Notes:
RNAcentral holds the sequence, with entries from Ribocentre. A computed fold for a 140-nucleotide RNA from Paramaledivibacter caminithermalis, annotated as c-di-AMP riboswitch aptamer (ydaO/yuaA leader).
[in-house]
RNA sequence: ACACUACACUUGCUGAAUCCUGGAAUACCCAGGUACGGAGGAACCAAAAAAAAAAGGGGCUAAUCCAUGAAUGACAUGGUAGGGAACCUUCUAUCCCGAACCCGUCAGCUAACUUCGGAAGCAAAUAAUAGGAAGGAGUG
Numbered sequence: 001a002c003a004c005u006a007c008a009c010u011u012g013c014u015g016a017a018u019c020c021u022g023g024a025a026u027a028c029c030c031a032g033g034u035a036c037g038g039a040g041g042a043a044c045c046a047a048a049a050a051a052a053a054a055a056g057g058g059g060c061u062a063a064u065c066c067a068u069g070a071a072u073g074a075c076a077u078g079g080u081a082g083g084g085a086a087c088c089u090u091c092u093a094u095c096c097c098g099a100a101c102c103c104g105u106c107a108g109c110u111a112a113c114u115u116c117g118g119a120a121g122c123a124a125a126u127a128a129u130a131g132g133a134a135g136g137a138g139u140g
Stems, first nucleotide, its partner, number of pairs: 007140004012122003019033005036117005045108001056106001057103003065079005082097004087136006093129001
């Protein structure tokens, strides 16, 4: 170092959002990079008369869509696509979320190319069982 066996253990989570270098008042902040993430953008393909300012259309995200309420927007209620409850995957019961924001009349896909972000908030006092079962992974 590798393989096998036995026993014990699992401090990380949401998110693309980490790490490096330099500066500095040294976890913060500033600058430059970066793992990573998003958008725009040909041909082919797809879609497709034109027109239509309108509650237009599009993007981000799990966060969409439907029904009812005088009811096409807002609002309320009930569902729902979808996401989540702490190493990973699958099954299973229960439970939680199902928001917010941006572009500004404009965007299908998309090589080259262009461009933006690379935050923030938590952790038995959780938004919700740090549930159960099976199989793995890692550590000792």

Its mean pLDDT, the model's own confidence on a scale to 100, is 75.